[in-house]
RNA sequence: GGUAACGGAUUCUAGGGUUCCGGCCUACCGGAUGGUAGGUGCCUGGUCCAAGAGGGUUCGGCCCCCGGAUAAGGGGGUUCACGGAGGGAUAAAAGCCCGGGAGAU
Numbered sequence: 001g002g003u004a005a006c007g008g009a010u011u012c013u014a015g016g017g018u019u020c021c022g023g024c025c026u027a028c029c030g031g032a033u034g035g036u037a038g039g040u041g042c043c044u045g046g047u048c049c050a051a052g053a054g055g056g057u058u059c060g061g062c063c064c065c066c067g068g069a070u071a072a073g074g075g076g077g078u079u080c081a082c083g084g085a086g087g088g089a090u091a092a093a094a095g096c097c098c099g100g101g102a103g104a105u
Base pairs, nucleotide, nucleotide: 007059008058009057010056011055012054015049016048020046021045022043023040024039025038026037027036028035029034061078062077063076064075065074066073080100082103086098087097088096
């Protein structure tokens, strides 16, 4: 100095709160199974957010082998990862973002 290759996309989960739905509580209305308003996430839930160090799928890069037209194609591999406090976004919070951060080994 160059390079995407501890890569990109998508989906699920651990986890998260409370904008919406629902539940529950209170008040009022009502013929009622209901309606309206407020409260409640220390309400199991649905919508929603969600992992660098969690999973799946897929598209890639790199390496090895087969192939042989040095092609196409096929098979295999792709490591390691302990981590505050504080701040930020969203309705709000979080293993989200700051962040393979500060640190530690």
This is a predicted structure of a 105-nucleotide RNA (Guanidine-I riboswitch aptamer) from Acidithiobacillus sulfuriphilus.
The prediction has a mean pLDDT of 82.
NCBI's taxonomy places the organism under Bacteria, Acidithiobacillia, Acidithiobacillales, Acidithiobacillaceae, Acidithiobacillus.